The RNA shown here (small-subunit ribosomal RNA) has 1479 nucleotides and comes from an uncultured bacterium. Its Rfam family is "Bacterial small subunit ribosomal RNA". Its family is annotated with structural constituent of ribosome and ribosome in the Gene Ontology. Model confidence (mean pLDDT): 83 of 100.

[in-house]
RNA sequence: UUUGAACGCUCGGUGGCGUGCUUAACACAUGCAAGUCGAGCGAGAACGGGACCUUUGGUCCUUAGUAGAGCGGCGCACGGGUGAGUAACGCGUAGAUAAUCUGCCUUUCAGUUCGGGAUACCAGGUGGAAACGCCUGUCAAUACCGGAUAAACUUAAGAUAUAAACUGUCUUAGGCAAAGAUGGCCUCUGAUGCAAGCUGUCGCUGGAAGAUGAGUCUGCGUCUCAUUAGCUAGUUGGUAGGGUAAAGGCCUACCAAGGCAACGAUGAGUAGCCGUCCUGAGAGGGAGAUCGGCCACACUGGAACUGAGACACGGCCCAGACUCCUACGGGAGGCAGCAGUGGGGAAUCUUGCACAAUGGGGUCACCCCUGAUGCAGCCAUGCCGCGUGGAGGAAGACACCCCUAUGGGGCGUAAACUCCUUUUCUGAGAGAAGAACCCCCUGUAGGUUCAGGGUGUGACGGUAUCUCAGGAAUAAGCGCCGGCUAACUCCGUGCCAGCAGCCGCGGUAAUACGGAGGGUGCAAGCGUUGUCCGGAAUCACUGGGCGUAAAGGGUGCGCAGGCGGGGCAGCAAGUCGGAGGUGAAAGCCCGUGGCUCAACCACGGAAGCGCCUUCGAAACUGUUGCUCUUGAGUCCCGGAGAGGUUGCCGGAAUUCGUGGUGUAGCGGUGAAAUGCGUAGAUAUCACGAGGAACACCAGAGGCGAAAGCGGGCAACUGGACGGGUACUGACGCUCAGGCACGAAAGCGCGGGGAGCAAACAGGAUUAGAUACCCUGGUAGUCCGCGCCGUAAACGAUGAAUGCUCGCCGUUAUUCCGCUUAAGGAAUAGUGGCUAAGCUAACGCGUUAAGCAUUCCGCCUGGGGAGUACGAUCGCAAGGUUGAAACUCAAAGGAAUUGACGGGGGCCCGCACAAGCGGUGGAGCAUGUGGCUCAAUUCGAUGCAACGCGAAGAACCUUACCUAGGCUCGAACGCUAGGGGACCGCUCCUGAAAGGGAGCUUUCCGCAAGGACCCCUAGCGAGGUACUGCAUGGCUGUCGUCAGCUCGUGUCGUGAGAUGUUGGGUUAAGUCCCGCAACGAGCGUAACCCUUGUCGUUAGUUACCAGCGGGUAGUGCCGGGGACUCUAGCGAGACCGCCUGCGCAAGCAGUGAGGAAGGUGGGGAUGACGUCAAGUCAUCAUGGUCCUUACGCCUAGGGCUGCACACGUGCUACAAUGGUCGGGACAACGAGCAGCCACCUCGCGAGGGGGAGCGAAUCUCUCAAACCCGAUCGCAGUUCGGAUUGGAGUCUGCAACUCGACUCCAUGAAGCCGGAAUCGCUAGUAAUCGCGGAUCAGCAAUGCCGCGGUGAAUUCGUUCCCGGGCCUUGUACACACCGCCCGUCAAGCCAUGGAAGCUGAGAGCACCCGAAGUCCGUGACUCAACUCCGGCGUUCAGCCGGAGGGAGAGCGGCCGAAGGUGAGCUCAGUAACUGGGGCU
Repeated sequence: UUUGAACGCUCGGUGGCGUGCUUAACACAUGCAAGUCGAGCGAGAACGGGACCUUUGGUCCUUAGUAGAGCGGCGCACGGGUGAGUAACGCGUAGAUAAUCUGCCUUUCAGUUCGGGAUACCAGGUGGAAACGCCUGUCAAUACCGGAUAAACUUAAGAUAUAAACUGUCUUAGGCAAAGAUGGCCUCUGAUGCAAGCUGUCGCUGGAAGAUGAGUCUGCGUCUCAUUAGCUAGUUGGUAGGGUAAAGGCCUACCAAGGCAACGAUGAGUAGCCGUCCUGAGAGGGAGAUCGGCCACACUGGAACUGAGACACGGCCCAGACUCCUACGGGAGGCAGCAGUGGGGAAUCUUGCACAAUGGGGUCACCCCUGAUGCAGCCAUGCCGCGUGGAGGAAGACACCCCUAUGGGGCGUAAACUCCUUUUCUGAGAGAAGAACCCCCUGUAGGUUCAGGGUGUGACGGUAUCUCAGGAAUAAGCGCCGGCUAACUCCGUGCCAGCAGCCGCGGUAAUACGGAGGGUGCAAGCGUUGUCCGGAAUCACUGGGCGUAAAGGGUGCGCAGGCGGGGCAGCAAGUCGGAGGUGAAAGCCCGUGGCUCAACCACGGAAGCGCCUUCGAAACUGUUGCUCUUGAGUCCCGGAGAGGUUGCCGGAAUUCGUGGUGUAGCGGUGAAAUGCGUAGAUAUCACGAGGAACACCAGAGGCGAAAGCGGGCAACUGGACGGGUACUGACGCUCAGGCACGAAAGCGCGGGGAGCAAACAGGAUUAGAUACCCUGGUAGUCCGCGCCGUAAACGAUGAAUGCUCGCCGUUAUUCCGCUUAAGGAAUAGUGGCUAAGCUAACGCGUUAAGCAUUCCGCCUGGGGAGUACGAUCGCAAGGUUGAAACUCAAAGGAAUUGACGGGGGCCCGCACAAGCGGUGGAGCAUGUGGCUCAAUUCGAUGCAACGCGAAGAACCUUACCUAGGCUCGAACGCUAGGGGACCGCUCCUGAAAGGGAGCUUUCCGCAAGGACCCCUAGCGAGGUACUGCAUGGCUGUCGUCAGCUCGUGUCGUGAGAUGUUGGGUUAAGUCCCGCAACGAGCGUAACCCUUGUCGUUAGUUACCAGCGGGUAGUGCCGGGGACUCUAGCGAGACCGCCUGCGCAAGCAGUGAGGAAGGUGGGGAUGACGUCAAGUCAUCAUGGUCCUUACGCCUAGGGCUGCACACGUGCUACAAUGGUCGGGACAACGAGCAGCCACCUCGCGAGGGGGAGCGAAUCUCUCAAACCCGAUCGCAGUUCGGAUUGGAGUCUGCAACUCGACUCCAUGAAGCCGGAAUCGCUAGUAAUCGCGGAUCAGCAAUGCCGCGGUGAAUUCGUUCCCGGGCCUUGUACACACCGCCCGUCAAGCCAUGGAAGCUGAGAGCACCCGAAGUCCGUGACUCAACUCCGGCGUUCAGCCGGAGGGAGAGCGGCCGAAGGUGAGCUCAGUAACUGGGGCU
């Protein structure tokens, strides 16, 4: 796109034109669908009406020569239905019929004569329930029969023409026809009737011809399966006969043995065929409704009759199934005609009107019949048309609804409103076309025709259409809105419910689910489902492929088949051209016309690419003939070679045997053990046996069709190649089927068996180890014969031929050169690299995967599966051929970027190593987990959580728990109403908060009112409630690692690459060189801070050299600006200089100089990004949630809880130490609710006084380790200090839970720490103390800083960890914490096998055998005609017999249905069982 559709929603405005059981060819109630003719024939009612009469009634007239029935004629074979069967001359197309028929119709010729006997109806009788009969009698015909005549035909004979014929012509003989009906005129007659004549119409008979219709035959075309390969006995042909309208094995007898088939017979399945219809650019593909042509069928099967035509839808006979009636004896029926019913189904209509038209049957005609047909009805089932209003109208509504950033926006000119229109609608009125015939009358003339005149005919339908009136009045839905694909937001839901055509959506912000608003697309429809084609070049003829994606057969030979070199000539099958016929109509296309348009219809044209006939052409193909040599082959010469087969021979080595020497091990492995060995191994020597394989040569080398072939020699033998001239003359190429060869393993028989070695055994390894390793070891490996027939049988590349740039090797031969050359060329092989070209890329590239031709094989998504079944081969193993159900949305190729690797290369880092000190063990501190609890608030969880948020949890903090309270609220803003100053003070209750009571009291303003506070009400508050996976910001981490990118250019189909790789160098993508790249950015470095040196400026509170003064003493004072210091500005360091190395960059140096030397030290500074890393509890914030509570206040408790585990620390375990006494030297900082000198009290923490200082001024502030001296003497101690008891101090409302400190007493564990693990490369580690933030106090041993003392070691990069660059492999991309294989367990699904069971189908054999045709018989029966005899009035006729003919009956052949039997095919089902798929 399409549709005979169905379903859902729309309970749906209307008209026109079409269509309407696709399923059960299932069964059918009821009505109708085929009759007609009185002008073929005989006979002929009744009801009703009227009249009359002898009124339970009868007769007559009319009805009426009507109805109905019968004989006869024609029709019923058309029209209508259906598609079961049929794979066929059934259909289509083109032919043939010299092998045929044809009623009615047309034309034409000739006729239409003479006779005869019956019969239905009817009447009477009789049987039967009925259906339906039977007997007797009477009568007619266009019914039937006989005779005459005629044509044609046929048979026989003869003649004749012809080359001949189954041919033509002629003659003779025999056989064969008919029917009448009716109209008019006229004659005859007294009249009627009969009859005669003329004439018309309709019939009848025979012939000829036409037309129409039909039969038969033929060429070509016409579905799938080869897992259907052989089929056929009337089969194929002939002869003779029969039969038919007609050829023919159509049938019969005899004879022959043929016929069909790989160009697909036979069988199975499916199917009516075509014009056409749908789709498609076309070629094609699919379909075969309606309409038209053909065929077939009519309940199922069979058969004939009648007839022009049937083997007959509404006929007959038989059999079967079914239904109905029955008096049980017997009968009836066939909707796949139109309606209609049941049933089936997702699904398909009215038991309508009319013959008015068209057509058909009958008829002279009128007319009758016609479910054909014309119309109407039902159904949105399809196509087409129209409408549901139009114009204006912004306060862009304050409506509802929706969204919102709360400003507003959308719906939306939409509505309202104003003006207009009236298609539709309602009411009323008018009102068609379709009608032409026919018939009747008159005239010509007796008739038709013709002319004129007349009567009448409409189902649809009072319909279409028109007019008037009314009034926007009566009329919109459906799908969709993530992408494909036009159209977006909110709410609800929360991997639920659901959606989904594919991809996919949904796990708390869903444009994807459901609803809503809005939008979009179609529109009286819209969607969904099904079907077909397209897209699909995805079966490729047009128009595909096969190295790696699916796909080259393992290889060769070769029949059929396909294809085939050059020249000349003939033919004309293919081919091409002209003409003719056909290609029905309808349809498609074009044009015109008719319905108002369109759909629809009508007319005309074109087209129909096909087939047939005929006439031509001769290039190409073909065919025939002649010819040629280049393809192919033959011949001669030659050399190369693991080519093949057979036989013989050889040496090295392994093993074994014997003997000798010899002694304790050997062997084996990563290390071992099993094993061998004192019965003498291994080792070594000699000899022997036996089997298998042939080192070196040896090579990208050679040979072979492939598989494959390797010691030497001989025999036999195949092929290729080079050179040569001669010969044949296309002899060629390819090859389905076929035949042959075909590694290894395996099988059978017989040998052989050294080594090796499946299976097996043992030892190891391991968690295990049915493996890898080791020790043994059997088949086998070897030989002969026979099977098997497969391999990653690979170049993953079929064979043949031709053409298309080159370079470098190598093998064989020949030639040139040279004759020991080097070298060059050609042909045939075999390799490497490349151009053009090809390819998806990789790559191929004269040995093509290039350009062409020919032939073969093969492919068509992955899995299932090379499986099952079947067939075939095989001894078996198994091979060959080779599906489907089901399932998935991928599987796959090549390349790219990453990531990863128990891959490689280079490099770095306290990464290892080398060192120093720790942790892990103890006690305590602190954090975490866990447990507990009313609560132990929350967060952080590998590195990168765990002395973390927390730079301070007794209350507060505080978020948690318990209890008591508040509800506009503890804090902020606004509005409205009411009240009042607020503040303050007092009292009661209570744990407090809170609740209650009382006292006191305004200000500004002219008033209104306002400021402030309280109460009430409403917006708003508040939330450490949730979501860090909605976010901002901030932070951690890789990592201070050296990386991450861009522009332009270039390369690539592209992803991408290049740059950024390479060679060096660096701490560094730092720099240099090279380079299809050239530049640039973020990072690195530098700029910044600090520290180290110097200069300069400045000089207080710091400093004090010199000058002066003073003190017990002190820069204390005057002063100074030198020094230290302070803090501003500068200098300085750059591989700058030198030497060496290097192209350079740069590196090195006990280098110089310098305070400092190669980044001087330290800090700040953290690229692109990664981890959905961390944080909603710093803060901010979207969304959600709570609102007398998840908010707020208060008290108390908890965050400090303790069987346990872990992290981080402190103190130790001591003598490099502890204790005591004395002595020396810092820096950074802090300070007013503060630091606190000094004095005093206290052992002490501290208390009481009290000066200075908001600080270079005063205070904290005496630093400690260290040094000197003394003591302790290796011990659980004069180490260690936990724990506990007592007594205190301080802070603070308050130290019980739960503070710190002091004093006295107590004196645990611990004697250097398992596995494991951490930090550190120099002023570092280690060690020592000091300060600060937070803070009332303090859990601080933490954190952040400061200085003092002050080491050891680095060979080096193999290894562990992390990282960077290059490269490689990859089936990974959530990226190795990846991916993924198989068994087992469980569920579901389809399927194979299977003892069997059931059903269906086709054929075969036999039995039985209806109806019926045909044949035979027919002693029985019978009107016509003929003959004979008899009777009879010798008339009519009757009887009998014979002939001729017909028939019943009987018999026979064939024969449907039925029965029996053995097999076959298919389907279903099945205990059990096999594998497969999905989860």